RNA sequence: ACCUUAUCCAGAGUGGUGGAGGGAGCGGCCCUUCGAAGCCACAGCAACCGGUUCCGAUAUACGGAACGCUGGUGCUAAUUCCCACCCCUUGCAAAGGGGGUAAAGAUAAGGU
Numbered sequence: 001a002c003c004u005u006a007u008c009c010a011g012a013g014u015g016g017u018g019g020a021g022g023g024a025g026c027g028g029c030c031c032u033u034c035g036a037a038g039c040c041a042c043a044g045c046a047a048c049c050g051g052u053u054c055c056g057a058u059a060u061a062c063g064g065a066a067c068g069c070u071g072g073u074g075c076u077a078a079u080u081c082c083c084a085c086c087c088c089u090u091g092c093a094a095a096g097g098g099g100g101u102a103a104a105g106a107u108a109a110g111g112u
Stems, first nucleotide, its partner, number of pairs: 001112008013042005021031003027082002043076003048072002050069001051067006080104001086100005
């Protein structure tokens, strides 16, 4: 980098540094000199992997439940901030509203 699978309406921030951008990308909307990104420190959230315990059940496989565990990642404005292609529905409507997919993206685990 690419492929596969799962999840994405919950949750969690302060300080230092820095000095103008940031929210992936289009449009929208929003955040930001009352200090953006990045970096550092500490804190926190979650529970994908790992671990421990219990259960199915006699079981080092398999499945389920619980525990945050001095482990490996991830995350800590707004639903992935909203929308986009397609379908259903509402609507006079190609506006707008409601719903379901897909695509794209993010993260994890596995693979090439």

Predicted 3D model of a 112-nucleotide RNA (SAM riboswitch aptamer (S box leader)) from a Deltaproteobacteria bacterium. NCBI's taxonomy places the organism under Bacteria, Pseudomonadati, Myxococcota, Myxococcia. It was read from a public genome assembly, where an Rfam model found it. Model confidence (mean pLDDT): 85 of 100.